[in-house]
Context: one part of a larger RNA
RNA sequence: CCCGCGUUUAGGAACUCGGCAAUACAGCGACCGUAACUUAGGGAUAAGGUCUCCCCACCGCAAGGUGGGGCGCAGCUAAAGACGCAAACCGACUGUUUACCAAAAACACAGCUUCCUGCUAAAUCGCAAGAUGAAGUAUAGGAAGUGAUGCCUGGCCAGUGUCAGAACGUUAAAGGGAGAGGUCAUGAUCGCAAGAUCGGCAGCCUUGAGCUGAAGCGCUGAUGAACGCCGGCGAUAACUAUAAUCGUCCUAAGGUAGCGAAAUUCCUUGACGGGUGAGUUCCGUCCCGCACGAAUGGCAUAACGAGUUUGCGACUGUCUCAACGUGGGACUCG
Numbered sequence: 001c002c003c004g005c006g007u008u009u010a011g012g013a014a015c016u017c018g019g020c021a022a023u024a025c026a027g028c029g030a031c032c033g034u035a036a037c038u039u040a041g042g043g044a045u046a047a048g049g050u051c052u053c054c055c056c057a058c059c060g061c062a063a064g065g066u067g068g069g070g071c072g073c074a075g076c077u078a079a080a081g082a083c084g085c086a087a088a089c090c091g092a093c094u095g096u097u098u099a100c101c102a103a104a105a106a107c108a109c110a111g112c113u114u115c116c117u118g119c120u121a122a123a124u125c126g127c128a129a130g131a132u133g134a135a136g137u138a139u140a141g142g143a144a145g146u147g148a149u150g151c152c153u154g155g156c157c158a159g160u161g162u163c164a165g166a167a168c169g170u171u172a173a174a175g176g177g178a179g180a181g182g183u184c185a186u187g188a189u190c191g192c193a194a195g196a197u198c199g200g201c202a203g204c205c206u207u208g209a210g211c212u213g214a215a216g217c218g219c220u221g222a223u224g225a226a227c228g229c230c231g232g233c234g235a236u237a238a239c240u241a242u243a244a245u246c247g248u249c250c251u252a253a254g255g256u257a258g259c260g261a262a263a264u265u266c267c268u269u270g271a272c273g274g275g276u277g278a279g280u281u282c283c284g285u286c287c288c289g290c291a292c293g294a295a296u297g298g299c300a301u302a303a304c305g306a307g308u309u310u311g312c313g314a315c316u317g318u319c320u321c322a323a324c325g326u327g328g329g330a331c332u333c334g
Base pairs, nucleotide, nucleotide: 001329002328003327004326005325006324007323008322010320011319014318019315029051030050031049032048037042039148053070054069055068056067057066058065059064071075076081083313084312085311086310087309088308089307090305091304095107096106111146112145113144114143115142116141117140123132124131125130149300150299151298152297154230155229156228159227160226161223162222163221164220165219168218169217170216174212175211179207180206181205182204183203187198188197189196190195231249232248233247234246235245258292259289270286271285272284273283274282
């Protein structure tokens, strides 16, 4: 010096990213007492205070109660057995998760909503047989989203998707075969002949128009708790400022309620107020929302949380600032 413990004057978080770590307080008993808030159940062992041993008497079935007395620094005399409070955010809650760096605000959840499915159900596995669904039957089953509860859930169907419609347009294979081409018996012409040229039946081969022809797409409509989206510029009131108001351009429609420097705010340590001696954090308010916003849910919310953040009390070797003791290492020797 390192590791594990123990003790410590005065101070008491001045340490530190942060009270990390550690101490202390309290101690599932008895009596008293107990706030805001609240879903009336809770919160709550809230907080806070007092008591606890032994002997005697009386009461009592007992537990125990009342009164008197005794000793000690100390009476739950040992062990074990909550630190508490005030606020904010997130998630309602109990639960689940990265076996071996993450336990959470992530996942799940009850509740809510939409879509599909009439039973040989939809959906899923399998080439099939067959199986699950289900020995169930729409108060059922499957898929998706949201996530207790309370108050609510605005506008847009132009794009994409889904559903419905069938008049018209487009349209495949196929059907159909007008027609065109190749080959070509016989034939014609020329030639003494060899042969050349012309035309061309049937068959075969190649090609092939009109016409008929489904879904789809175009088309018409519906649909947002479907994917999603939810403007700009200029002017204007009797100080100034601001703009209820007006004009104009664009759009499918231009963000409603609520919330807002927020787990979202760049500028930014925004501004004002609170808390502190001093506060980039925190709380309240404002709104100029770079770039909140309504089941990709919005805003509140009692209870709950080894969650995140701020403050206070108590307490302490975290620190001022270190000291001593103890066990094991390190070090020396073997």